[in-house]
RNA sequence: UUUAUCCAGAGUGGCAGAGGGAACAGGCCCGACGAAGCCACAGCAACCCGGCCCCACGUCUCACGCAGACGCGCCAAGGUGCUAAUUCCUGCCCGAUAACCGGGAAAGAUGAA
Numbered sequence: 001u002u003u004a005u006c007c008a009g010a011g012u013g014g015c016a017g018a019g020g021g022a023a024c025a026g027g028c029c030c031g032a033c034g035a036a037g038c039c040a041c042a043g044c045a046a047c048c049c050g051g052c053c054c055c056a057c058g059u060c061u062c063a064c065g066c067a068g069a070c071g072c073g074c075c076a077a078g079g080u081g082c083u084a085a086u087u088c089c090u091g092c093c094c095g096a097u098a099a100c101c102g103g104g105a106a107a108g109a110u111g112a113a
Stems, first nucleotide, its partner, number of pairs: 001113006011041005019030003024091004042083003047079002050075003057071005087107001092104004
């Protein structure tokens, strides 16, 4: 730089000791019943790698048999990632309202190339 995803899901312990929720601003939260950070273990997820068509679902093939192949399906050993709140919310544009609000963008995060 390109591309996919981002309203789901998943925490305990030890060290540490005052901050943290990306940056700026506003808001709202979390924090001495212990923040950031580091470590251990556990877990979530299924992007990549790998495996499987046994079950359920789907697609394709078929000499039609509840046959075969495959996956956007299933598994989760490995590589990442993640484990308060939608990416905590807003900021820019469009639409709508008395108000709440809806859609998109930007920025950011993660994976793959």